[in-house]
RNA sequence: GCCGACGUAGCUCAGCUGGUAGAGCACAUCACUCGUAAUGAUGGGGUCAGGGGUUCAAAUCCCCUCGUCGGCU
Numbered sequence: 001g002c003c004g005a006c007g008u009a010g011c012u013c014a015g016c017u018g019g020u021a022g023a024g025c026a027c028a029u030c031a032c033u034c035g036u037a038a039u040g041a042u043g044g045g046g047u048c049a050g051g052g053g054u055u056c057a058a059a060u061c062c063c064c065u066c067g068u069c070g071g072c073u
Base pairs, nucleotide, nucleotide: 001072002071003070004069005068006067007066010025011024012023013022019056027043028042029041030040031039049065050064051063052062053061
């Protein structure tokens, strides 16, 4: 330099036939307990890497940029 995959909550990831962003763990509060853990209930937390475009509507489609990983030379 060229090719490909990936980037979504604090972490691991799902959501990719375009239609209100989710799960598990973690965290907070409450219940339970003499207390802790475990368990149960409730809750907070996201400019979907950044920018632009298409569309009534974009995490999802197109273009550019950035980053991570892999392959080729």
Record summary
A computed fold for a 73-nucleotide RNA from a Coriobacteriia bacterium, annotated as transfer RNA. It matches the Rfam family "tRNA". Rfam classes the family as a transfer RNA. Its mean pLDDT, the model's own confidence on a scale to 100, is 81. The source organism's lineage runs through Bacteria, Bacillati, Actinomycetota and Coriobacteriia.